[in-house]
Context: one part of a larger RNA
């Protein structure tokens, strides 16, 4: 210099991205104990207070219970030896310190997220991700759907719709709004289009035969082939949004002003309801008040101008709960002002 401990005037978070890391707090026993609540909780809330030893002390009680008594005698009763546990209270006794060492919660307040306990990136991430109970939707009547496998066959299931898949949502409480125009689903079958096939009129090549020649050409083979009949799906007609998704603009108006509950107007399938809101979402932004500091881009409460919240890709609250995150506060401290000494190890320097 570094490592691991210790101990420190005076401050006491002035440090720092942040009290990271230290310190503190800590046992048993009596007081005592809020808001809020789902009535169970919070609650060890939070804040005091007290502990050693020695006599009184065979203390109070108090557990077991031997020998023994009564009893005719199990049974029951009484009566208690020895061995345990002991609170309380009085007087004394010593130190600075009595849970004397050591082990052994710091705690409040508010906001976010997630209801919880759980479960993850083995070897940078524990987390507000995932799971969860509950919630809805949808498919499946059983040789079930769905899944592995070419099959066989398995699994679902030695189950049977209160039951098994699949997908979204995530305890609870109050709710969960318009839109089927598009795209997926279900449901329809009149039309409109449509495959393969099934037909086969009709063409071609070829040639027995006709014919003087051009050229006609029949039967077999062969290439081909029209209208017609032809399913499912499409196109149509519907329904379905806890399916996928979507939820406007200009412009005028009220007797100060400023704003518009009204009106006009264009477009849509509909034009965003409750409810929250500068938010894990707000650019312009450190918005504007207000609170809390002396002094606050953090953080609480409002407001609404929502660039670019919104209702199970759920909205909005919420006790409890959390090695989550944000802000304060109190104790406490070498974090710090500012360093300073010990102990031990180790670089290192000499042998």
């Nucleotide at each position: 210099u570094u490592c691991u401990g210790g101990u420190u005037a005076a401050g006491g978070a002035a440090c720092u991205a942040g009290g990271c890391a230290a310190a503190a707090u800590a046992a048993c026993c009596c007081c005592g104990u809020a808001a809020c609540u789902u009535c169970g909780g919070g609650a060890g809330a939070a804040g005091g207070g007290g502990u050693a030893c020695c006599c009184u002390g065979a203390u109070a009680u108090u557990g077991u219970g031997a020998c023994g008594a009564a009893g005719a005698a199990c049974a029951u009763u009484c009566a208690g030896a020895g061995c345990g546990a002991g609170a309380g209270a009085g007087g004394g006794u010593c130190g600075c310190a009595g849970u004397g060492a050591a082990g052994a919660g710091g705690c409040c307040c508010a906001a976010g997220c997630g209801a919880c306990u759980g479960u993850u990136u083995a070897g940078c991430a524990a987390a507000a991700a995932c799971a969860c109970a509950g919630g809805u939707c949808u498919a499946u009547g059983c040789a079930a759907a769905g899944u592995c496998g070419u099959a066989a066959g398995a699994c679902g299931c030695a189950g049977u719709a209160u039951a098994u898949a699949g997908a979204c949502u995530g305890a609870c409480a109050c709710c969960u709004g318009c839109c089927c125009g598009g795209u997926g689903c279900c449901g329809g079958a009149a039309g409109g289009u449509u495959a393969a096939a099934u037909g086969g009129a009709g063409a071609g090549g070829u040639u027995a035969g006709c014919g003087u020649a051009a050229g006609c050409g029949a039967a077999g083979c062969u290439u081909u082939g029209a209208g017609a009949u032809g399913a499912a799906g499409c196109c149509c007609c519907g329904g379905u949004a806890a399916a996928c998704g979507g939820c406007g603009g200009c412009c005028g108006u009220a007797a100060c002003u400023a704003u518009a509950a009204c009106g006009g107007u264009c477009c849509u399938a509909a034009g965003g309801u409750a409810g929250c809101g500068a938010a894990a979402u707000u650019c312009c932004u450190u918005g504007u008040c207000g609170g809390g500091u002396a002094a606050g881009u953090u953080c609480c409460g409002a407001c609404c101008u929502g660039c670019a919240c919104g209702a199970a890709u759920g909205g909005u609250g919420u006790a409890a709960c959390g090695a989550c995150u944000u802000g304060g506060g109190c104790g406490c401290u070498g974090u710090c002002u500012c360093a300073a000494c010990c102990a031990g190890g180790a670089a290192c320097u000499c042998g």